[in-house]
RNA sequence: AGAGUUUGAUCCUGGCUCAGGAUGAACGCUAGCGGGAGGCUUAAUACAUGCAAGUCGAGCGAGAAGGUGGUUUUCGGACUGCCGGAAAGCGGCGCACGGGUGAGUAACGCGUACGCAAUCUACCCCCCACACUGGGAUAGCCCCGGGAAACUGGGAUUAAUACCGGAUGGGCUCUAACUACCGCAUGGUGGGUUGGAGUAAAGAUUUAUUGGUGGGGGAUGAGCGUGCGUACUAUUAGCUAGUUGGUGGGGUAACGGCUCACCAAGGCGAUGAUAGUUAGGGGGCGUGAGAGCGUGAUCCCCCACACGGGUACUGAGACACGGACCCGACUCCUACGGGAGGCAGCAGUAAGGAAUAUUGGACAAUGGGCGCAAGCCUGAUCCAGCCAUCCCGCGUGCAGGAUGACGGCGCUCCGCGUUGUAAACUGCUUUUGGGUGAGAUGAAAGGCUGCGAUUGAUCGUGGUUUGACGGUAUCACCAGAAUAAGCACCGGCUAACUCCGUGCCAGCAGCCGCGGUAAUACGGAGGGUGCAAGCGUUAUCCGGAAUCACUGGGUUUAAAGGGUGCGUAGGCGGGCCUGUAAGUCUGGGGUGAAAUCCCACCGCUUAACGGUGGAAUGGCCCUGGAUACUGCGGGUCUUGAAUUAGGUUGAGGUGAGCGGAAUGUGGCAUGUAGCGGUGAAAUGCUUAGAUAUGCCAUAGAACACCGAUUGCGUAGGCAGCUCACUGGCCCUUGAUUGACGCUGAGGCACGAAAGCGUGGGGAGCGAACAGGAUUAGAUACCCUGGUAGUCCACGCCCUAAACGAUGUUUACUCGAUAUUGGCCGCCUGGCGGUCAGUGUCUAAGGGAAACCGAUAAGUAAACCACCUGGGGAGUACGUUCGCAAGAAUGAAACUCAAAGGAAUUGACGGGGGUCCGCACAAGCGGUGGAGCAUGUGGUUUAAUUCGAUGAUACGCGAGGAACCUUACCUGGGCUCGAAUGGGUCUGGACGGGUCGUGAAAGCGGCCUUCCCUUCGGGGCUAGACUCAAGGUGCUGCAUGGCUGUCGUCAGCUCGUGCCGUGAGGUGUUGGGUUAAGUCCCGCAACGAGCGCAACCCCUAUACUUAGUUGCCAGCACGUGAUGGUGGGGACUCUAAGUAGACUGCCCGUGUAAGCGGUGAGGAAGGUGGGGACGACGUCAAGUCAUCAUGGCCUUUAUGCCCAGGGCUACACACGUGCUACAAUGGUGCCUACAGAGGGUAGCGAACUCGCGAGGGUAAGCCAAUCUCAGAAAGGGCAUCUCAGUUCGGAUCGGAGUCUGGAACUCGACUCCGUGAAGGUGGAAUCGCUAGUAAUCGCGCAUCAGCCAUGGCGCGGUGAAUACGUUCCCGGACCUUGUACACACCGCCCGUCAAACCAUGGAAGCCGGAGGUGCCUGAAGGUGGUGGCCGACCCUGCGAGGGGGAGGAGCUAGCUAGGGUAAAAUCGGUAACUGGGGUUAAGUCGUAACAAGGUAGCCGUACCGGAAGGUGCGGCUGG
Repeated sequence: AGAGUUUGAUCCUGGCUCAGGAUGAACGCUAGCGGGAGGCUUAAUACAUGCAAGUCGAGCGAGAAGGUGGUUUUCGGACUGCCGGAAAGCGGCGCACGGGUGAGUAACGCGUACGCAAUCUACCCCCCACACUGGGAUAGCCCCGGGAAACUGGGAUUAAUACCGGAUGGGCUCUAACUACCGCAUGGUGGGUUGGAGUAAAGAUUUAUUGGUGGGGGAUGAGCGUGCGUACUAUUAGCUAGUUGGUGGGGUAACGGCUCACCAAGGCGAUGAUAGUUAGGGGGCGUGAGAGCGUGAUCCCCCACACGGGUACUGAGACACGGACCCGACUCCUACGGGAGGCAGCAGUAAGGAAUAUUGGACAAUGGGCGCAAGCCUGAUCCAGCCAUCCCGCGUGCAGGAUGACGGCGCUCCGCGUUGUAAACUGCUUUUGGGUGAGAUGAAAGGCUGCGAUUGAUCGUGGUUUGACGGUAUCACCAGAAUAAGCACCGGCUAACUCCGUGCCAGCAGCCGCGGUAAUACGGAGGGUGCAAGCGUUAUCCGGAAUCACUGGGUUUAAAGGGUGCGUAGGCGGGCCUGUAAGUCUGGGGUGAAAUCCCACCGCUUAACGGUGGAAUGGCCCUGGAUACUGCGGGUCUUGAAUUAGGUUGAGGUGAGCGGAAUGUGGCAUGUAGCGGUGAAAUGCUUAGAUAUGCCAUAGAACACCGAUUGCGUAGGCAGCUCACUGGCCCUUGAUUGACGCUGAGGCACGAAAGCGUGGGGAGCGAACAGGAUUAGAUACCCUGGUAGUCCACGCCCUAAACGAUGUUUACUCGAUAUUGGCCGCCUGGCGGUCAGUGUCUAAGGGAAACCGAUAAGUAAACCACCUGGGGAGUACGUUCGCAAGAAUGAAACUCAAAGGAAUUGACGGGGGUCCGCACAAGCGGUGGAGCAUGUGGUUUAAUUCGAUGAUACGCGAGGAACCUUACCUGGGCUCGAAUGGGUCUGGACGGGUCGUGAAAGCGGCCUUCCCUUCGGGGCUAGACUCAAGGUGCUGCAUGGCUGUCGUCAGCUCGUGCCGUGAGGUGUUGGGUUAAGUCCCGCAACGAGCGCAACCCCUAUACUUAGUUGCCAGCACGUGAUGGUGGGGACUCUAAGUAGACUGCCCGUGUAAGCGGUGAGGAAGGUGGGGACGACGUCAAGUCAUCAUGGCCUUUAUGCCCAGGGCUACACACGUGCUACAAUGGUGCCUACAGAGGGUAGCGAACUCGCGAGGGUAAGCCAAUCUCAGAAAGGGCAUCUCAGUUCGGAUCGGAGUCUGGAACUCGACUCCGUGAAGGUGGAAUCGCUAGUAAUCGCGCAUCAGCCAUGGCGCGGUGAAUACGUUCCCGGACCUUGUACACACCGCCCGUCAAACCAUGGAAGCCGGAGGUGCCUGAAGGUGGUGGCCGACCCUGCGAGGGGGAGGAGCUAGCUAGGGUAAAAUCGGUAACUGGGGUUAAGUCGUAACAAGGUAGCCGUACCGGAAGGUGCGGCUGG
C1' cells in the first nucleotide's frame, strides 16, 4: 500500500466481498511447563448454609464459670472474703467508610472552568478561654405475669463521660447606636467604641496522661450555583398553572416557588421547546497516518441503586446494602392467635444462557474501626484453588550420518522422482519432567528487655519475639533422548499440487464461483504451505471505505438543481480615515487527579509485568501586550445598487371592438348517379336528388402569406387588425441618493395539458362508445360515425421529458463568424468601434467520454436546493392540502451482485447507400404425377450391425453385402487366446498323407520325415510357463490427422509511427477503377505478411529437335485389298524444348489507373478456355467404424473360430436417379467419323458351335506393335400414322448361359412368352451463360460374378437467352440505430396457474407505558386541639395546690399505594383481504430494444384478459 467482482473487450460511476488489528468472548479439534493478568456481557431472577462491623472495663452498675481463704453443715450444701472476669445491659465512638451492582437517569447526572459577599464539616493540627453547684430518673439485676414463638406487660430497686436545673460568659448568638477600611450589585471586614438580652462543660486514671465545654484558624470532606460540552427521531411543533416574576410568612447548614398567601401575566421553543426511543458519565480502551469512528469489562474518579414503592428518625454526616416504620409482591415458621426475611458483600445453590471459577487459607504484610495500650474485628486485603480466556517466556533435543535403506505416494513403471539427513546408526547435551538434598526475600514497626541521650513527651542503639503463601520460589547433585505436536489451509484474491473416488449426485463456498466421467475448488491419500501449545470457526468493533468526503466527494447524460419568481429569518458583503479590542496572534500564570499511552533509567535470569523520573494531556480560566484581517461604534467617498432626464424596441399582459379565408349547417337554383373512403375494401351518404357548382343566410373556432436559424416574458407561455389600460428590458448623457447589495430555510404568489364544480357555448376535431375492415385473435394500428372535452366566465386542482435533463449572483480568461435592438465614427451601396441579447465554430482549460468552451460543464467567491448500490417504492403507515381525482412529505421487512453512464469491436434491423453471384429476370431442359433402381425415415424382426440428419445427411462412408466382407442375430466351440516379438524349460524337423466324429470350427487317432556346426550349440517348429494380448466396446464434447461449408467470397492481419486514459482506431477509410484490399490519386501514415493475380499442368498456333510400335507427300516393290515392304521426315501424330498476348500499337476519353472501339495485326485480345491451388477464421460441423491416440470399460468374454441367418424385411413417407409417355419418334436393312482408357490367375483376334447369353479350339500381346473394340446419335432406304399403338417396357411364366465350393432366402445375362402404370405431371422446386445446356455413345476403378440406371473420365452432335437489378436468396464494403455479445433461432414485458418468504389493511381479541378526572388513603413529618399524662418553676413540714414547655390521643391538609371512568398512544395476535419478492424447462399474448414492424417516453383522463390502447399537451433521451 491494495485486491476480486457488472463487459466480448474498455474507461468511469457504484455497491458487495477479502487481506490487517482487536475482544471480559463462545464453539470444534488438540494440549508439555512456568510467569503476569482476567473470569455471569443473559434473569436489578429466586436464594439453603456459613462468614462479610464491631470495639472500649482507662465511662457505668452488676457480675457467671473457675481458682483460693474463712465460718458453718443434716456433708447435699449454706453464708462470706479475695483473685478472676464470661454472657448480657446502660454509655461512647464506629456502623454514612470499605465491598457490590448499573435497574433508573438525556439530567448541572457527568466532564471542564469558575463562583458561594448564600454554606456545613465528627475524628486530626494550632491558638484563646473555661469546666462551679445541684437534681430526678432508667436499663440491667430481682419479683410477678402474657405468648407456640418473635417478643412483651406490671412492680420494686440502682450507676454513669446517660438525662435535667442553677451559676459563670469572652473575641459566640441576637439587638440598638456610632465609626474606620474595603469591595463584586445585594454588601464584606475590624482583637474599633457603647448599651441591652441569651447560651457551656465530665469525668477516668497506673498521676505519665487522657477526655470534656465555648470560641477563632487550618486541614479534610460535603452542600449549592453558573458558562461551555454531552445519543437518536420533526412521520414528536407547539409546551407550561407553582407555571414565570414580585411582596410577605414559613423552612433549610445555606440561596432559591423549596413551600404557602396575595399580586402581576409571564416563561420556554425551528440555535429544536414538548413528546417518544435508547443510555449511567468520565479518565480511558480498540482501531486509524491523522481527523475521526466504535466502545465505557478489569483499575481510578463521580453519580445512582440496595426485593418494588413511600417515609422520616438518629446523627457532624443518611433519608442509611448486612437500621427503623408503612404499603405491595414473593418465600419461610406457626400451637392459626400471630410472627420472620431481603447475597446488585465473599464463597455457594437453582434458573436463564453459547458462556464465566472454591461453600479454600491468613490477618504475616498493606489499609480500616474501636481502644492509652496489649489487642479484638476486618470474604477490604494478602495468598492459594479452578479455566490455554488473554499476554509473555521456555521446551518437545543438538551434531554427524547416503546404498539417498524399508515402507508410502507419484510417474514416461528394466527404472526414476519424492517423503529425505528424515530414519537406522555414532557422539554430545539435560532446559522441562522424575529422584535426592539444601532452602529464601517479603519483617519492619510494635511488644518484652538491656544500654545511651533528653526536663519531659520522646529519641537512638543492641538482644529477643512475629510468615497465610510455603518446605513454595530458588539452588545443588543423580540417571536418562529420556516425559512432551498439533491445527488450518493448498482454483483466483492468497503462501502451498498431484493421484484416486464421486459424476449438477454427495457436497463446498468470504466474494467470484466449483460438481453433468479425465474436478489442483467435493471426499480420501501422498506431498506441500502457514501458524504453533495452540490452530481454526462464529459473533462484534475499527480499518481498508475519499462508500457521509472538517482534513477529503459530488449533482448535462452515471444517484442528485427545487417548475418559476418575490421575499422573512439566517449566511455573506465595495473604497478611505478613526476609535475599540469580541474573534485573531503573542508573553506570563492557574488548572488539566492518579493510573494508562510515549521516552529514559532501574527491578524480577529475559519478556510479559512492575518501579522511579520526564514528556505529553489539541481544553478551560485569569492576566500583560499586538491591531494586519473579521466584528462592533463614528466619520467620509462613489465605482456596486437605485432614482431622475432623453430615445428606441418587441407574438410581454388585461379588456373592448372589428376583419377576411376556410369548414359545417340552412334556404334557393343548376345538375345526375353516384359520392366517400382504403393497401384493397366495407360500414356510411345518395333518385325522398347526394357529391359537384352558383348565390344568399347563419354558427363557432382558429388566424394562411408575412414567418426567420427572428422577437418578448421569471417560468408556464405569447402570433389577424385597431383602441384603451399596464409591466419590463435595452441604449445615451448629465444630475441625485450614498453600500441602500447578493443569496434566501420556512412563507407568499404565479404555474402547459388533462381533470373537477356552477352557468353558458358547441363549427371543426375528438378519449369513451358503436359499426366496418385487418387478423389465429385485434378490447389496436386503417375507415365511417360519435359523447365528454376542446371555447367563454367565475372558482378549484398544482402536476409534466415543467429540459439547456445544466439553481441564482459577481469577477476573470485567445479568437472567427452570423444575426436582433440601440449608440458613435469614417474614405457612407459599405467599413470600423461600442453596449445589451440570440446562434454556430474553436485555442487554452475542463471532462469517464460524448462533449462544454465569454450564453462554460474553464478559473475563483457567496448563498440556497439536492444525492449516497439495484429492486421493494415514490409504495405502506402517519400527517397536511384537495369537492374528487389525487398532490406533498415519505419508510421498513425482504431480496439481488449487481443496477448504471460513455465509448469500442462485432452481430443484427420488416435502417440507408454502393456493388457482386444462374440470385432474380430472359431462356433451354428437368424434378414434383407413372413404373423400376438406389439411399433414408418409419415400421417390423432373433437380427434387420454402425455411422451420416437444414443449407453442408439421404446412388453419403460403400470404388462391388450370395459365403467371405460383417462389425448384427441364433447355435456349436476356444481361453496366452486368430496374429507378431522376447525370455526359460521340454519335445520334435517344419511339413506331408490319412482315418473317426461333426453342419463346420473343433476334438481324437494313425503313418511318414531334417539342415548347418568350431560339437558348446544354432536355424526351424510344437507344448508348458512368462513378458508384451485382443476389443468395429464408450467418449469426435479429451485429441491428432483428414474432410465438408461459408467460398475461389476478397478478404484477414502484422511491424514501426501517429491518434485515443483505454478497449481500440489509423494503415484497410475517401475519389476513381477492377474479376480481385486489382491498380491509380489523395491522405499520419510508411512498409510488410497470409490471401487475389502470376509462377505449375492440360488445351488452342507456330517453330526447332527426334522418327518407333506412329505417319505416307514424292520414289520404288507388292496385294483381291490394307504403310504390307524398301525407303522417307515433307505432313499428321508422338514428346521434349522454344516462341507467342503485354492494353504492346492506333483512335477516343480520363490527371492517372483504366475504360470504350464493327480499330490494326494475330491461331488466340483484354485473367483466351479448363484444372490443380481454398487466407484469418466459423459451425464444440463430420469421422474413436480408414488410421493414430488420452481416459474409461471388458478378460472362460464386449476377445477368437465356425455353420446358418440378417444387413435384400414392407401398410407407408421423402431424397437422388433410370426408362418412358412417342412421329425432331419406333422398327428393319445399309453406311461414316472419335477420344480416353484397360489387359498375363489378364485382354483374347481369327476360325467354329449355339437364335442368344455363351461354348470349343487358339494366333498375338507385359502393348503408339496384339487385344477389349461393333462407337452411338448422324447419313441413306423402307415401314408404322396418332392408337395405350410396331409407343412404353414393369410384372409374371417357361427355358437357358456364365461366375462361384454354393445363386432358396439373395447374382447378372440370354431366348421364348406375358405386356402393368404411364397420353408431359398440383402446390412447389432444381440445373445451366458456350463447345455450355441439351442429346449420343465409349472407357475405367472396385470386381470370381454382380444387383452400375451409381461414381469417375472420354469424345461426337450442338443450341436459346440475359431488357435490366425493383423484388426473392446468398455475399462484400461504407454508414446509422441497438436494452443483442450463446450475438434476432437474440433480448424481453404483463396477467393467469403453482410453491415459498417477508409485509400493508382488517371486525375483533390480548398486553404495555404514561397522562387526566373522581373516590379511597398507611407510615410519616407539619398545623390545630389536647378534659388525659406532664419535665420544670412557685408555694407548702407534708399530703397537696397553682403555673406549665411538651406529650399520648383526636383532628386538618399533604402523600406511597389501591380503585374507578373516559380518551389518546405503543406493541402482539387474527377470519378475511391487498399488493410485493423469489423460484432450470407451466398458460396467454408480443408491449419495449432495429423506423421493434403504429418512433418512443413524460403528465393526465378514459377504456381493455394481460402486456397495453386511445385522446389532449409536452420532450428528443427518434